A computed fold for a 263-nucleotide part of an RNA from a Dehalococcoidales bacterium, annotated as large-subunit ribosomal RNA, domain VI. Model confidence (mean pLDDT): 83 of 100. NCBI's taxonomy places the organism under Bacteria, Bacillati, Chloroflexota, Dehalococcoidia, Dehalococcoidales.
Context: one part of a larger RNA
C1' cells in the first nucleotide's frame, strides 16, 4: 500500500520445535522355561536423572531504594550532612530479578521398513507376491506447543455503520523506537493524602544516672565516653486499600456500505 467501512470472536493451508532422552527400584514371579543348576516378558505402580517451559507462596541469592552502627577528615561545635571505588567499611533489608526453591513435561492414532503371516496363480503341486489383504519400529505423518488469511484463493461469523480510528495527555501487566495493554473527569490511570502491610532497630531533644578528668586546703563547682526513660521509638519503603486534593484539559484530524449534489 492491498484485502470495498469498522468492532469483537474465530478457521488453519503454510512455517517453526527435540520438547523430550535415560535409568533404578517394586509387582508379574522365584512364575513361564529348564532334569537341575539358573531363570524372563507383556500389563500395572513407585522414584531418580539430564534437558525443556513456567513460576516466586517457601527455602537460598541478590537487592548502589531504605534503616542502623563505626574510622578517617572538612563543613568552628551540637544537630545534619559531602567525600574515602561512581556503595569508605561493617550488619540487616521489603518490592523486584533470580536458582540451589517450587510446578508441568499425560495419553493415543495413521501409514510403513526389515521382518512374520494369510489367500494365491504364472508352473494342476509348492510359494508371504505377481493381483489382493493381516500386523509389525525409539523412524515418518498425526495428535500437542508457538505462529499463520500478503492463503493476491487476500477466509468465515457476529454486531455496528455519521460507526471506528488516530492525534495529544495519565500510565504499565508492555517496551530500543514503533507496538500491545490499562486510563483520559459518566475517572481511580499515575503523583499526593490517610490508613493497613513491611524494613531497620529504640531517632532528636529534656529528664535521671554516671566511669574517668580539671579546679579548690575542703565543702564544693566544671567537663564528661557511656547508660536508663520518654521510646515495639524515629526514619523509610518501587506493596495493597481507601479517598478526586493534583495531573490525565480544550480540543483537532483521518474516516464512513447506503443516501444527497456536482464532475
Nucleotide at each position: 500500500c492491498g484485502u470495498c467501512g469498522a468492532u469483537g470472536c474465530g478457521u488453519g493451508a503454510g512455517g517453526g520445535g527435540a520438547a523430550a532422552g535415560g535409568g533404578c527400584c517394586c509387582c508379574u514371579a522365584g512364575u513361564a522355561c529348564g532334569a537341575g543348576a539358573g531363570g524372563a516378558a507383556c500389563a500395572g505402580g513407585g522414584c531418580c536423572u539430564u534437558g525443556g517451559a513456567g513460576c516466586c507462596a517457601c527455602u537460598a541469592g541478590u537487592c548502589c531504594a531504605c534503616c542502623a552502627g563505626u574510622u578517617g577528615u572538612c563543613c568552628g561545635a551540637c544537630a545534619g550532612g559531602g567525600c574515602a571505588u561512581u556503595u569508605g567499611c561493617u550488619g540487616g533489608g521489603c518490592c523486584g530479578c533470580c536458582a540451589c526453591g517450587c510446578u508441568c513435561u499425560a495419553a493415543g492414532g495413521a501409514a510403513u521398513a526389515a521382518a512374520a503371516g494369510c489367500u494365491g496363480a504364472a508352473a494342476g503341486c509348492a510359494u508371504c507376491u505377481a493381483a489382493g489383504c493381516u500386523u509389525g519400529a525409539a523412524c515418518u505423518c498425526c495428535a500437542c506447543c508457538c505462529u499463520a488469511a500478503g492463503a493476491c484463493g487476500a477466509c468465515g461469523c457476529a454486531u455496528c455503520a455519521u460507526a471506528g480510528g488516530a492525534c495529544g495527555c495519565u500510565u504499565a501487566u508492555a517496551a530500543a523506537a514503533g507496538a500491545u495493554a490499562a486510563g483520559u473527569u459518566u475517572g481511580a490511570u499515575a503523583g499526593g493524602a490517610u490508613c493497613g502491610g513491611g524494613g531497620u532497630g529504640u531517632a532528636a531533644g529534656u529528664a535521671c544516672c554516671a566511669a574517668g578528668g580539671g579546679a579548690g586546703c575542703a565543702a564544693u563547682c566544671u567537663c564528661g565516653a557511656g547508660g536508663u526513660a520518654u521510646u515495639c521509638a524515629g526514619c523509610c519503603c518501587g506493596c495493597g486499600a481507601u479517598u478526586a486534593c493534583u495531573a490525565a484539559c480544550u480540543g483537532u484530524c483521518c474516516g464512513u456500505c447506503u443516501g444527497c449534489c456536482g464532475g